This is a predicted structure of an 87-nucleotide RNA (c-di-GMP-I-GGC riboswitch aptamer) from Paucisalibacillus globulus DSM 18846. The coordinates come from a structure-prediction model, not an experiment, and the mean pLDDT is 80. The organism belongs to Paucisalibacillus globulus, within Bacteria.
[in-house]
């Protein structure tokens, strides 16, 4: 420098669940682990996926568009880093 089978010291933490918030997607704290070799940080910019309040629209209490919402633990980019077999 490359890679990441396996193990080790170390990190993160999905389902759920309790509060808080939030129309809603979904957020933050605790608790808890399904899995992660960047699930450390910064970019919600491109693609994707979730809502559907404001607005439109059918013409009705319902529906259908429709991001300014949300999501980096769906993908793409940037910088850093921990341990190790092998080259």
């Nucleotide at each position: 420098a490359u890679u990441g089978a396996a193990a080790a010291a170390g990190g993160c933490a999905a389902a759920c669940c309790a509060u808080u918030u939030g129309a809603a997607a979904g957020a933050a704290u605790g608790g808890g682990a399904c899995g992660c070799a960047a699930a450390g940080c910064c970019c919600a910019a491109g693609g994707g996926u979730c809502u559907a309040a404001a607005g439109u629209c059918u013409a009705u209490u319902a529906g259908a568009c429709a991001a300014u919402g949300a999501u980096u633990g769906c993908c793409u980019g940037g910088c850093u880093g921990c341990c190790a077999a092998g080259u």